This is a predicted structure of a 377-nucleotide RNA (Bacterial RNase P class A) from a Gammaproteobacteria bacterium.
Order: sequence, then structure tokens, then C1' cells
RNA sequence: GGAGCCGGCCGGACGGCCGCUGCCCGCUCUUUGAAGAUGGGUGGAGGAAAGUCCGGGCACCGCAGGGCAGGGCGCCAGGUAACGCCUGGGGGGCGCGAGCCCACGGAAAGUGCCACAGAAAAGAUACCGCCUAAGCCAUCCUCUGGGUGGCCGGUAAGGGUGAAAUGGUGCGGUAAGAGCGCACCGCGCGGCCGGCAACGGUCGUGGCAGGGUAAACCCCGCCCGGUGCAAGACCAAAUAGGGGAGCCGUCGGCGGUCCGCCGCCGCGACACGUGGCCCGCGUGGCUCCCGGGUAGGUCGCUUGAGGCGCGCGGUGACGCGCGUCCCAGAUGAAUGGUCGUCCUCGACAGAACCCGGCUUACAGGCCGGCUCCACCU
Repeated sequence: GGAGCCGGCCGGACGGCCGCUGCCCGCUCUUUGAAGAUGGGUGGAGGAAAGUCCGGGCACCGCAGGGCAGGGCGCCAGGUAACGCCUGGGGGGCGCGAGCCCACGGAAAGUGCCACAGAAAAGAUACCGCCUAAGCCAUCCUCUGGGUGGCCGGUAAGGGUGAAAUGGUGCGGUAAGAGCGCACCGCGCGGCCGGCAACGGUCGUGGCAGGGUAAACCCCGCCCGGUGCAAGACCAAAUAGGGGAGCCGUCGGCGGUCCGCCGCCGCGACACGUGGCCCGCGUGGCUCCCGGGUAGGUCGCUUGAGGCGCGCGGUGACGCGCGUCCCAGAUGAAUGGUCGUCCUCGACAGAACCCGGCUUACAGGCCGGCUCCACCU
């Protein structure tokens, strides 16, 4: 100098003016209050507020316990409120490397599937090829034997098909072959050693269990009740409907009195229907009360598994202690407009109960660590 890898951070800056909104304070006016108007102070989107994919808090409903069904997860250990997340480790794959990627339990429980090609796709099988040692037939010869052809056969070395062909390479062996035998590699089983474990190493042993596929059914282990802040709680009009009580009087008498009235007794007492009439019953009207619910309002609502700094423990995720800070809370729903100066001329995008993750989108820029290549000293 070039090419890369990993981690962290920023996401136009400053100022003036005019607005919107949460909270606090002052003052006067509107009808006491509430509320509104007005003045001042202060706070006011994000790293993803997004997708709503996982996990939790919270709320209501359900629930003795357990099981079935259904769904999810799946190497090991740890972190965490929890997780399908994170950290560290193991194994496998890729890269010269820094590093990156992995749905990574079980196919010697059972079932299914494996297109095309191919003889055969899972009881193994014989298309081409290789072999005729043994047995049988025919024939020939130089006849205790040998050659040739055929039958019955043997064979997975080689060819060919395929994504995949019944462990691989080599030597021995054989008629030709073959774990048939042996060595190494792979695999299974057992012991020992290291490790909490996943797993690794080593020694012995078995000629080899017998293809692939479980984001196919399935088996094993673990986890999971449902619905989401329009959850839910409280206050509470008008109208209609539900339940209950009662309706009238310049009446009479007695008693009390603060001379306004009050209490008791008596009498007759709403309309319509039923009925001869009264009581009663039913319907209706009016007044009052009660309860449910609607509109509307209040709470839930933002102080929280919280941010920052320091110290300690831990490889790390993270935890503990101390100090310090308060940092949107709307509900037709605010976070904007304009002007000036400057720069590298500004991407993706905007809260709606809250939090931890994952994933996706993103102009440009900053910082730290590391790898490889080339050159110079």
C1' cells in the first nucleotide's frame, strides 16, 4: 500500500420566531367548584418504534391431581423472570488465514418412500463380463491323462446405470472370486486414562452388525390451559325496558307550637277494564326510590427484570455492591412549520400496556482488535 474478518458506536449541527402536547407554578376573567382562557418553566420517537415470529410480566376466564389429543423444542454445560435467545465448549462442513455456517436425539422398534436409468433400490440380485476345480452329456487325441462344446453351476474382482449398489486400500489366496485370511483405515462392543458433560485418546476384541430418508409417519426425552390493555376496574346522564312504594282534600275533630305549621284519629279519595256494589285483581297515567346497562368520564398508563458511572466475581453470557438520574404517555390521537449560518447535503423509517430476544430495512460515517498478500528499511 492492497484485499479481508470480527466487535462497538453515530444516524445532520447550532441559533431565532411561530405552533402542538404531558407535567409544574403564577395570575385574572368566565357562574362557587370542576373546567376553560392567559403568562412562565420543563419533558417530548427509534436502532430498528417495523414484522407480530418466540419468551415473560400484568389482567380476566378456566382449573384437585393425572392422562389422552394437539403443538413446539432436541449435542453438552452454563446464563436468565423465561425463551426456539445468549455465552463457553464438543462434533461436522467451508476458507491459506482472521473467521464463518450447521433442525446436531433415534434408521440393529415398526411402517412407508427412493423419480429416470439400471439385471437389481433392499428377502439382495447375475445385463455385459470372468471361471469350468467338482458332477453329468457329446466329441476328439499322442488315453492311469488331456483338449473342445454343452448342461448343471460358481463369481460382486472389472464394465455399464444411477444422487445412492451391500465397508475402503493393499498383499496373500483361488478355477475365477470373495473379510476367505492378514496389515492399515472405518464401524460395533469392552476396559483404562483425560473431561462436570458432550466428547477425545489409548489398549483389546468382533470379520462387520449389513444403503439412504425422521423440516415422512413414528419412537424417546423435555416444555406448553385459553384470551389479550378493544385485557380489566371504578364513576355515571337522556331515552326505552325491569323491580318497588305512593298518588286526592281551602274536609272535620283533638293535641302541640317558635303562630310558619306539625302529629294523631275520622271521612270521602286518580282514569279505564272486570263487577250489581265494595274489597280485590289487571291495564294505564303521574311522582319518587332501587338495580343493571349505553353515551360520556376516570384509572389501568408508564419507576422499570430501568439508564449512567465506579468497584468486585466470572474465560464469557451475566451477577453482586455503592453512588447518581427520572428520560414521551397521546385517545381524532402531540413530537411540526419557517428563517439564518455551516458541513461530508442527510438512509431506513415513526410510539399506542410494558419488557427480553430473533428476523427484516437502512445514505453515509467514526473507533478498536485481528488475518492474508506485496514492497521498503
Its Rfam family is "Bacterial RNase P class A". From the family's description: Ribonuclease P (RNase P) is a ubiquitous endoribonuclease, found in archaea, bacteria and eukarya as well as chloroplasts and mitochondria. It is annotated as a ribozyme. It was read from a public genome assembly, where an Rfam model found it. Lineage of the source: Bacteria > Pseudomonadati > Pseudomonadota > Gammaproteobacteria.